[in-house]
RNA sequence: GGGCUCGUAGCUCAGCAGGAUAGAGCGACGGCCUCCUAAGCCGUAGGUCUCCGGUUCGACUCCGGACGGGCCCG
Repeated sequence: GGGCUCGUAGCUCAGCAGGAUAGAGCGACGGCCUCCUAAGCCGUAGGUCUCCGGUUCGACUCCGGACGGGCCCG
């Protein structure tokens, strides 16, 4: 330098043949329970879906570029 692939919450990921409020587990915080803690149960917060542009009535999802991670080739 070229090719493929991935980028969604603090972490691990789902969602992706375009549509309805963006989700789960773990973690954090609060409450219940308990003599206290753990476990269990209930609830709350947390995301410009990496960034810019395009297509579209509508984009996490499709297209182009950039940036970053991984793999391969030279």
Predicted 3D model of a 74-nucleotide RNA (transfer RNA) from a Synergistaceae bacterium. Taxonomically the source falls in Synergistaceae (Bacteria, Thermotogati, Synergistia, Synergistales). It matches the Rfam family "tRNA". About the family: Transfer RNA (tRNA) molecules are approximately 80 nucleotides in length. Their secondary structure includes four short double-helical elements and three loops (D, anti-codon, and T loops). The sequence was found in a public genome assembly. Its mean pLDDT, the model's own confidence on a scale to 100, is 80.